[in-house]
The RNA shown here (transfer RNA) has 74 nucleotides and comes from a Candidatus Omnitrophota bacterium. The source organism's lineage runs through Bacteria, Pseudomonadati and Candidatus Omnitrophota. RNAcentral holds the sequence, with entries from ENA. Rfam family: tRNA. By type it is a transfer RNA. The prediction has a mean pLDDT of 81.
RNA sequence: GGGCGGUUGGCUCAGACGGCUAGAGCGCUACCUUCACACGGUAGAGGUCGGGGGUUCGAAUCCCUCACCGCCCA
Numbered sequence: 001g002g003g004c005g006g007u008u009g010g011c012u013c014a015g016a017c018g019g020c021u022a023g024a025g026c027g028c029u030a031c032c033u034u035c036a037c038a039c040g041g042u043a044g045a046g047g048u049c050g051g052g053g054g055u056u057c058g059a060a061u062c063c064c065u066c067a068c069c070g071c072c073c074a
Base pairs, nucleotide, nucleotide: 001073002072003071004070005069006068007067010026011025012024013023019057028044029043030042031041032040050066051065052064053063054062
């Protein structure tokens, strides 16, 4: 330098055929339970989807560009 894949709550990931409220598990907080703790139960907080731009009535989802991570080629 070229090619491919990835970047979504604290962590691991889904959603990718454009519309339906952006979700799950774990974690976290409060309460219940217990003499504590753990387990279990109930409720809740937390992300505008890596940055920027574009297309569209509408973008996490399509297009361009940049950044970062991984793999391959040179």